Description
A computed fold for a 73-nucleotide RNA from a Spirochaetaceae bacterium, annotated as transfer RNA.

């Protein structure tokens, strides 16, 4: 330098045919307990790496670009 793959909540990670973003754990609050843990409800948290384009409407599609891994050379 050439291809491919990922980036989405604090941590791991889903979101498939484009329709106003979710789960587990974690973090807080409240039940039950003598307390603590354990279980149960709840409730917050996100400019879906970044800028542009397409479209009524983008995490989804294209384009360049960052960061990171693999690979070929």
């Nucleotide at each position: 330098g050439g291809g491919c793959c990922g980036c989405u909540a604090g941590c791991u990670c889903a979101g498939u045919u484009g329709g106003u973003a979710g789960a587990g754990c974690a973090g807080c609050a409240g039940a039950c307990u003598c307390u603590u843990a354990a279980u149960c409800u709840g409730c917050g948290g996100g400019u879906c790496g970044a800028a542009g384009g397409u479209u009524c409407g983008a995490c989804u599609c294209c384009u360049u670009c960052g960061c990171g891994g693999c690979u070929c050379a």
Model confidence (mean pLDDT): 81 of 100.